[in-house]
This is a predicted structure of a 1521-nucleotide RNA (small-subunit ribosomal RNA) from a marine metagenome.
Rfam family: Bacterial small subunit ribosomal RNA. Gene Ontology terms of the family: structural constituent of ribosome and ribosome.
The prediction has a mean pLDDT of 85.

RNA sequence: AGAGUUUGAUUCUGGCUCAGAACGAACGCUGGCGGCGUGGAUAAGACAUGCAAGUCGAACGAGAUCUCCGGAUAGCUUGCUAACUGGAGUGAAAGUGGCGGACGGGUGCGUAACACGUGAGCAACCUGCCCUGAAGUGGGGGAUAGCUCUCCGAAAGGAGGAUUAAUACCGCAUGUGGUCUUCGGAUCAAAGGUGGCUUCGGCUGCCGCUUCAGGAUGGGCUCGCGGCCUAUCAGCUUGUUGGUGAGGUAACGGCUCACCAAGGCGAUGACGGGUAGCUGGUCUGAGAGGACGAUCAGCCUCACUGGAACUGAGACACGGUCCAGACACCUACGGGUGGCAGCAGUCGAGAAUCAUUCACAAUGGGCGCAAGCCUGAUGGUGCAACGCCGCGUGGAGGAUGACGGCCUUCGGGUUGUAAACUCCUGUCAUCUGGGAGUAAUCCUUGUGCGUUAAUAGCGUGCAAGGUUGAUAGUACCAGAAGAGGAAGCGCCGGCUAACUCCGUGCCAGCAGCCGCGGUAAUACGGAGGGCGCAAGCGUUGUUCGGAAUCACUGGGCGUAAAGCGUGCGUAGGCGGCGCGGUAAGUCAGAUGUGAAAUCUCUGGGCUCAACCCGGAAACUGCAUCCGAUACUGCCGUGCUGGAGUAAUGGAGGGGUAGCUGGAAUUCUCGGUGUAGCAGUGAAAUGCGUAGAUAUCGAGAGGAACACUCGUGGCGAAGGCGAGCUACUGGACAUUUACUGACGCUGAGGCACGAAGGCCAGGGUAGCGAAAGGGAUUAGAUACCCCUGUAGUCCUGGCAGUAAACGGUGCGCGUUUGGUGUGGGAGGACUCGACCCCUUCUGUGCCGGAGCUAACGCGUUAAACGCGCCGCCUGGGAAGUACGGCCGCAAGGCUAAAACUCAAAGAAAUUGACGGGGACCCGCACAAGCGGUGGAGUAUGUGGCUUAAUUCGAUGCAACGCGAAGAACCUUACCCAGGCUUGACUUGCUCGUCAUACCCUCCCGAAAAGGAGGGGUCGGUUCGGCCGGACGAUGCACAGGUGCUGCAUGGCUGUCGUCAGCUCGUGUCGUGAGAUGUUGGGUUAAGUCCCGCAACGAGCGCAACCCUUACUUUUAGUUGCCAUCAUUUAGUUGGGCACUCUGAAAGAACUGCCAGUGAUAAGCUGGAGGAAGGUGGGGAUGACGUCAAGUCCUCAUGGCCCUUACGGGCUGGGCUACACACGUGCUACAAUGGCGGUGACAGUGGGAUGCAAAGGGGCGACCCAGAGCUAAUCCGAUAAACACCGUCUCAGUUCGGAUUGUACUCUGCAACUCGAGUGCAUGAAGUUGGAAUCGCUAGUAAUCGUGGAUCAGCAUGCCACGGUGAAUACGUUCCCGGGCCUUGUACACACCGCCCGUCACACCAUGGGAGUUGGUUUUACCCGAAGACGGUUCGCUAACCGCAAGGAGGCAGCCGGCCACGGUAAGGUCAGCGACUGGGGGUGAAGUCGUAACAAGGUAGCCGUAGGGGAACCUGCGGCUG
Repeated sequence: AGAGUUUGAUUCUGGCUCAGAACGAACGCUGGCGGCGUGGAUAAGACAUGCAAGUCGAACGAGAUCUCCGGAUAGCUUGCUAACUGGAGUGAAAGUGGCGGACGGGUGCGUAACACGUGAGCAACCUGCCCUGAAGUGGGGGAUAGCUCUCCGAAAGGAGGAUUAAUACCGCAUGUGGUCUUCGGAUCAAAGGUGGCUUCGGCUGCCGCUUCAGGAUGGGCUCGCGGCCUAUCAGCUUGUUGGUGAGGUAACGGCUCACCAAGGCGAUGACGGGUAGCUGGUCUGAGAGGACGAUCAGCCUCACUGGAACUGAGACACGGUCCAGACACCUACGGGUGGCAGCAGUCGAGAAUCAUUCACAAUGGGCGCAAGCCUGAUGGUGCAACGCCGCGUGGAGGAUGACGGCCUUCGGGUUGUAAACUCCUGUCAUCUGGGAGUAAUCCUUGUGCGUUAAUAGCGUGCAAGGUUGAUAGUACCAGAAGAGGAAGCGCCGGCUAACUCCGUGCCAGCAGCCGCGGUAAUACGGAGGGCGCAAGCGUUGUUCGGAAUCACUGGGCGUAAAGCGUGCGUAGGCGGCGCGGUAAGUCAGAUGUGAAAUCUCUGGGCUCAACCCGGAAACUGCAUCCGAUACUGCCGUGCUGGAGUAAUGGAGGGGUAGCUGGAAUUCUCGGUGUAGCAGUGAAAUGCGUAGAUAUCGAGAGGAACACUCGUGGCGAAGGCGAGCUACUGGACAUUUACUGACGCUGAGGCACGAAGGCCAGGGUAGCGAAAGGGAUUAGAUACCCCUGUAGUCCUGGCAGUAAACGGUGCGCGUUUGGUGUGGGAGGACUCGACCCCUUCUGUGCCGGAGCUAACGCGUUAAACGCGCCGCCUGGGAAGUACGGCCGCAAGGCUAAAACUCAAAGAAAUUGACGGGGACCCGCACAAGCGGUGGAGUAUGUGGCUUAAUUCGAUGCAACGCGAAGAACCUUACCCAGGCUUGACUUGCUCGUCAUACCCUCCCGAAAAGGAGGGGUCGGUUCGGCCGGACGAUGCACAGGUGCUGCAUGGCUGUCGUCAGCUCGUGUCGUGAGAUGUUGGGUUAAGUCCCGCAACGAGCGCAACCCUUACUUUUAGUUGCCAUCAUUUAGUUGGGCACUCUGAAAGAACUGCCAGUGAUAAGCUGGAGGAAGGUGGGGAUGACGUCAAGUCCUCAUGGCCCUUACGGGCUGGGCUACACACGUGCUACAAUGGCGGUGACAGUGGGAUGCAAAGGGGCGACCCAGAGCUAAUCCGAUAAACACCGUCUCAGUUCGGAUUGUACUCUGCAACUCGAGUGCAUGAAGUUGGAAUCGCUAGUAAUCGUGGAUCAGCAUGCCACGGUGAAUACGUUCCCGGGCCUUGUACACACCGCCCGUCACACCAUGGGAGUUGGUUUUACCCGAAGACGGUUCGCUAACCGCAAGGAGGCAGCCGGCCACGGUAAGGUCAGCGACUGGGGGUGAAGUCGUAACAAGGUAGCCGUAGGGGAACCUGCGGCUG
């Protein structure tokens, strides 16, 4: 510090996810030791048991018990025991009294508050114990508990009588002093205890007590500031706000009460609701922040729930009291008792949190003079890997790189120096022995000093002795033994370090995100190996971070989410220039405070570390004081530049009201006139002989204002368009004068606000939702047509929304330019203008810097700045639900959540596509010629059939295709009967050489099986040595046309012989990419030329190659024959001129001319030439596409079979046949058939062959065999054609299928199932529907010939020549293709994408009769305890009084207040909820359509209204996205 994920790729926006750190954690697997910490986060749920607050006898009475001493009595075992009694000591339990139980310990329910934090204040206060100072402590009185007696009660407890003490209680005195005061005065205290000495008078110490003053400590109260969410909580408040008086309190105060006034709080968020103890700090973070508030520390709060007071210095009191309630326990049923949110512990709920331990030794607390007692505070130990830190599980050597495992290309690699083995070490654990510190006190004795009269006593030192340790025989030290006892967990597709095999086969499963798994899974499961961390490792949860993803630091709003429809304006925010003052903000210094701990730095202590201790810094804050005065604020005073006013002037569809006008549509009336009009893609509905349309005239009525009209004008926006008049708003220009900051923005608020809509009343020509009809269509609730109502218009009111858009808030300032246009002013020139120049203000276009993700914006900013407002924070759910406000309604404004997805999106790029555009090409269309589709037949395919009909090929690009030839074989298929190292390869073992091989026979359908005969290998070192061959057994293995062409190689098809496909460097762009390759011409061509940020290059094109057309040279046999000779015949002699053949050359290049074109490339025409613009034909197939085809040519990975899915054999099948399709052949005839006669080719083939002559047969063919290894011989007569004849338009002398019969040939064999021949038979068919194919010249058409395969079999295929046309205006259309451009929501790329209803499943949610619970408000009722107030009766020790009595007190009663409870009516929150089915979401393969994306086939969208199964359609206005 970033990374993954939207796309084919890119940039951006934007969310989701990950890597880090942390935790009072929990869960899974695992677990050696120690140190230091931490440990009920949930049920403030309920609690058994034990302990957690007592202490003081030096305040007091009484005193059990025990010890000692004494007395006298009794018993008798005469020295013991028991009772009695006196004294001394001890002093339990209980009581009175004092102090303490208000601390310490726990918890976080409540609390949004002066509760907390921080800083101030109290002249408005209190403070026990403690410290300092001053003064005092005199003398009396009456009770009461205890104890005892009686009584009630089960108990708890209570009542009564008698009696008693005090540091308990009450007077009196005194008055330092305090309080009050009319300044005269009045009033207010106390307690003793215990030591020492004593001349018994007293003196003295210590601890107390009382009054006052001061301090310290602790507390109370008040105030400024600070710290949660919610406005779908906007108004709240009657003791409320203030005053006067009184009461009350320690004290101020509506704290309380009476009266008076009507205030107080609130958008800087009152009131209400939700949540929450606050802080130091903790976690995280670079920081700013964010989250949290365990342990430790400070404050607050509570103590079963609610209320209340008492006591006290302090409480409204955790282990006190009273009352009410719930719960639990005891009970004799009458009544009582209790409160773990103290420490342990139990149950419960929960994912989850420990011992019913030891000790007061230390620290601290309470009481006490003290010893001491108490102390679950505290100190320790235990349990738990809960956390942090440390240590160990060994170290060194050791290669036949062992065994085993795993992988393997079978060679090896890896585990791996790892192990074994050798030599060492001894931490921890184990055993043995030693062994601290934490201890300071305290007591006794001695001795100083102080106090004192005192060597007592007391206080305080010193010395000696004694004494106190829970932890614990622990830490630590030493010794012994032995590598001996001690490693796991997660992960290994990317992010993210780490890879292979097997299993599985969209199954099982994984997953944080992206995503893996459908037979070769580094992603599932196992294994081997590896990586990471390590006594832990992972998972889950939570927080911060990354996230600049709420942006103060530090974001945005034209198109990604986001500018209010527009203005006016309140609060608020911000605000020109100068001077003076002030010093609030601001800055500087100082002081106080900012607790400790924590963090940081530094030093030290535990062996280190964690941990602990010391010091420093820091705590960014608050307050106060003193300064500074630039800036801001405030006050004062000026200024004119901002703003405004006045004056002059012109421009304008600015607004409102009124009046007026013409054109057009429609209607009415009248005239003329006759058969149509209207409408559409085409029609129909409709109108018209009752006279339409057309045309002329007259009239009526409503609405809108052609041309002018212009990216022209005006207005804030919506919007505004005939003319005139009246009233009226704003802007602009010019010039001077005036005011003197009067300004900008603007939350709320108010006003305006298209169309549509609503209410009331008018009006209605045209248009026209709805509605009706006609068409279209599969349907057509639409598009098109004919009608047509609301509405559109006017008046008054409501509504308040639009793509209300520049998708761009308002204002001000600054920043290069060019060019239009509206309005105005000035200058120059002119007679005057115009042109020209300058300037202000509007409105456009282009463009620089700059900005922007890009597109683009660009002085009219989206640039650079300032001020203010509004708004945004992933998509969907949803601008929806609920609530509130507004509205007559429609609806508007405000505005969520559950749930769900990993995207949704913007701009641009490359493609592809378009029922987008431009250009171009192709037998693509057109123009032609001939076909197919109809018939018969051949052949292939589908289908069906079958034991099998083997398999593959399936739009073009499968279908006379693989197959250049299935009777057996082929053959892969089926049936039957047989083989198992095999038909075939290699190796091992044994045997044989009389082998092998050949022939014959038996059985059998054959294979197989059996028998017989012939035959008798080569070399040699002479060795059953070598080679070769064969046989047998067993093993390795062979074999597979079995599967996967979607694991592959190779080969092939196709787009397409289309003109394209790319690269290097450079340049442009953030980038994907672009440029080049586009453009202007041209070409068959990315062919060439020109231009150009490109310059070059490669694969393609072309050329080079073959063939054909011409010539030359050369060579002439088997070819040829002009001349000579010879002949039936180039037959022969001869010749090589010619033809021809073979070879080698030449020839054609737009080279020449003219025109045209940019003078180029080229094009057009011409000449010459055998050939002319690529001469004709062929071979040649770029980058790539189709997971195209082929595992059955071959090769090959993986899988599968192994007495069978292998191999052999017989027979059958591949040849079947209701049917459908493709490709052919033959025809339908006279351009013909038939008969006769007569011509003219070129390829190519031939020894298992071609076969002549001759002979036979009607013929297929047969006999026979010359010649030929072939320019020599043969097949071999070419046919169409020509001539003659015949047929005469018919199912024929066309056509030949089918069938019968007789034959021929090949072959082991023609039944299934060959070809051919003769004779006979003579089917369909008379030119072929929709549709569709080929062909542009030696082509189509037509005619025959040859070859491969092959024993035989050709209508197929591949070649060859003969005869030999027609047409092309042209590129609108169909198909395919190329290039450019445009749109796109497509990229599996239009066979794309995608919308809504309906149906099904699941999920959450809205409404909902109601119902349950919580909380809360208002009114009323009840009214415990309690304090307060009142008080007739009752009771009454201290004081007064001689007494009667009084003062005072207690109880009782009454009153208001008030908790719980109750009644009624609400508010609010939550749960459940029949029903409603409202809408929503999700879900591989459901239904209906096709709305959107391309002009998406009616451009789309927004608002509104109506309609419709649904997407949607239509009307009106608006927008361009």